[in-house]
Formats: sequence, C1' cells, structure tokens
RNA sequence: UCCCGACAAAGGCACGGUCGGCCGAAAGGUCGGCUUCGCAAAGUCACGGGUCUACAGGAAGCUCCGCUUCCCACGAUGGCCGGACUGCCGAA
Repeated sequence: UCCCGACAAAGGCACGGUCGGCCGAAAGGUCGGCUUCGCAAAGUCACGGGUCUACAGGAAGCUCCGCUUCCCACGAUGGCCGGACUGCCGAA
C1' cells in the first nucleotide's frame, strides 16, 4: 500500500411508521418533531440493467369545445443490482 472488517475507538448515515410544513401532474423528493429497521461506503455519479410514474407528446375509440384506453422518460429510485470515482478507523 492492497485485501479484509472486530461485541475496538472516534465520528457518520437513516429504511419504515406517525404528526406538521413545502415542491411535483404523478412516481417521488425535501425540512422539522417523536419512534424505529438497518448500513463499512446507506459517500458521489442515472453509465448499463431492473422497478415505479405518465404532465407533455403519439395512436385508437366514442355520445368528438370533450372523454376513455393504449404507447412513450425527457421524470423518479444511488437503502434494487452492476459499474465508475473518492474516503474514516486498524484488531485478527
């Protein structure tokens, strides 16, 4: 230094529930309180795959100023998996 990861030390993160505020068409996100599962990359990046949503757009139908259905990511998920980059500590 790399691998590795302890009933170590110091610190870090925060799924879900609930209450309140905000953003969004939705999925979802964000802030605060209480509670709670977990994580050694649960730090960063939507690059590949998966999943969720469908405002706008496209198509079809209908009782056609409209409505319904289907398609669609340019939206979301980094705590779904892979990949890239970076990083604290140091027992075996």

Model confidence (mean pLDDT): 84 of 100. The RNA shown here (c-di-GMP-I riboswitch aptamer) has 92 nucleotides and comes from an Actinomycetes bacterium.